[in-house]
């Protein structure tokens, strides 16, 4: 210097002027005011309501191993396998010797077989070769054989619920045994994990009307409380169970407060533990918010871009996008810039 | 805000537990019929199954992400 690779940020500045919304002020006035994804609703979670949300089935989820976290399908460090010269990146990555199903066409054959073929003692024997196929019973070779054949041996290759060793483990190294297929994003088994429904959850009222006229029965117990049995009613997808026996059900109006926006798994900085992810600890700040409804316009000036240029300027643009209950991820968009770390090549000491 | 559904030919739907080459009415094109049009026969085109990426030997079908349309909830103390 040229190509990458990984992680973090930024996402057009400043000053005026005229306006929006929320606050705070008696009033002139003050303060404040979109994101890194606010999206997509794809996970997980605080919070509410339903029946205290507990057991057990269904029926959904997740699937290498250890570890952060409230919590995960996020993240973090390693393991395995694949790619890439590399930095590095990708991966739904249990189980097919527990059972069932599926393997189209093509091929003798797709799970239990034999057309061509080779052998022969004419009973049979074999899987070397040819051939289909996405897939054919481990490759080569040598030996053995009637012809063969892991049948045997030599290199390789693949498994193992075997043994030692090494790590928390996932697995790695040896040695040893064994060499017949694929499919779990097919049912399934195995582990865990898991109640449902969502701020439009939800909590806070007024009239009107209409059921019920009545505390269900028995037993302990002096009698109240209170307990047990039985009745009957009502409850989540179903049972176990669990609440109740006095209040319950329609209609009609209002859309006002509350949840909800200032104390939070906040936000910045110092440090201290960890390889990270993240945690303790001290300081410091206080930071949108609705009415499904605000956050913007113009003027100068300057930054990047792209046009025209008489090289003096001048003219146009400023990426995706845009709160609505509140976090943590995931994922998708997104012009251009910044910073670190590090690989490869080329050239120069 | 949240919840839920649906994408197959111009239109409207079918596709059976993945299987070879996606079908069907209508609609278009040509030709025949008819002085002409209509109906009517007869033959053809017309599809990257919304769009990207896994699984599989093989995807319109199983997953996953995106897009694009569409319904549904304030509410009753």
């Nucleotide at each position: 210097g040229a190509a990458g690779u990984a992680u973090g940020c930024u996402g057009g500045g400043u000053a005026a002027u005229c306006g929006c919304g929320u606050c705070c002020g008696u009033g002139a006035g003050g303060a404040u005011g979109a994101g890194g994804a606010a999206a997509g609703u794809c996970c997980g979670g605080g919070c509410u309501u339903c029946a205290c949300a507990g057991g057990g089935c269904a029926g959904g989820g997740u699937g290498c191993a250890g570890g952060a976290u409230a919590a995960c399908g996020u993240c973090c460090u390693g393991u395995c396998g694949g790619g890439g010269u590399g930095a590095c990146c990708c991966g739904a990555a249990g189980g097919a010797a527990a059972g069932u199903g599926c393997c189209a066409c093509a091929g003798a054959a797709a799970c239990a077989u034999a057309c061509c073929g080779g052998c022969u003692c004419c009973g049979g024997c074999c899987a070397a070769g040819g051939g289909u196929g996405a897939a054919a019973u481990c490759g080569u070779g040598a030996g053995g054989u009637a012809a063969g054949a892991g049948c045997u041996c030599a290199c390789g290759g693949a498994g193992c619920a075997g043994c030692a060793c090494g790590g928390u483990g996932a697995c790695g190294u040896g040695c040893g045994c064994u060499c017949g297929g694929g499919u779990a994003a097919a049912c399934c088994c195995c582990a865990c994990c898991u109640g449902a429904a969502g701020c439009a959850a939800g909590a806070u009222g007024g009239c009107u009307c209409g059921a019920c006229c009545u505390u269900g029965g028995a037993c302990c117990u002096u009698u109240c409380c209170g307990g047990u049995c039985c009745c009957g009613a009502g409850c989540g997808g179903c049972c176990c169970g669990c609440u109740c026996g006095u209040u319950c059900g329609a209609g009609c109006c209002c859309g006002a407060u509350c949840g909800c926006a200032a104390c939070g798994a906040g936000g910045c900085g110092c440090c201290c533990g960890g390889u990270a992810a993240c945690g303790a600890g001290c300081g410091u700040c206080c930071c949108a918010g609705a009415g499904a409804g605000a956050u913007g316009g113009u003027u100068a000036c300057c930054g990047c871009c792209g046009g025209c240029u008489c090289c003096g300027g001048u003219c146009g643009g400023c990426a995706c996008a845009g709160a609505a209950u509140c976090c943590g991820g995931c994922u998708u968009a997104c012009a251009g810039g910044c910073a670190u770390a590090c690989u490869u090549c080329g050239c120069a000491g | 805000a949240g919840g839920c559904c649906c994408g197959u030919a111009g239109c409207u739907c079918a596709g059976u537990u993945g299987g070879u080459u996606a079908g069907a009415g209508c609609g278009c094109u040509a030709c025949c019929u008819u002085g002409a049009c209509a109906c009517g026969g007869u033959a053809g085109a017309g599809g990257u199954c919304u769009g990207g990426g896994g699984u599989u030997c093989g995807a319109g079908u199983c997953c996953c992400c995106a897009c694009g349309g569409g319904c549904c909830u304030a509410c009753c103390a």
This is a predicted complex of two RNAs, RNase P RNA and transfer RNA, with 426 nucleotides together. Its mean pLDDT, the model's own confidence on a scale to 100, is 76. It holds a member of the Rfam family "Bacterial RNase P class A". Rfam classes the family as a ribozyme.